[in-house]
Molecule: transfer RNA
Organism: Lactobacillus sp. UBA5815
RNA sequence: GGCGGUGUGGCGGAAUUGGCAGACGCGUCAGACUCAAAAUCUGGUGUCCCUUGGGACGUAUCGGUUCGACCCCGAUCACCGCUACCA
Numbered sequence: 001g002g003c004g005g006u007g008u009g010g011c012g013g014a015a016u017u018g019g020c021a022g023a024c025g026c027g028u029c030a031g032a033c034u035c036a037a038a039a040u041c042u043g044g045u046g047u048c049c050c051u052u053g054g055g056a057c058g059u060a061u062c063g064g065u066u067c068g069a070c071c072c073c074g075a076u077c078a079c080c081g082c083u084a085c086c087a
Stems, first nucleotide, its partner, number of pairs: 001083007010026003019067001027045006046057004060076005
């Protein structure tokens, strides 16, 4: 240099065929229980706005196609694998 694969919250990891992103688990926060803690149980937990209800944004980055994109197309970045060249 060429070819192929992967990229989603704090972590792992889902999402049929393009149609509610992050199910589920871990972690974490609050509460219950306890003299106190551990364990266990209950609830919350992507980000921002918001009293609630709710709204906006968000799937590596930037564009494109589409009524609609994690998903399709182009370019780029990072990592992994195979391969070629050099010496």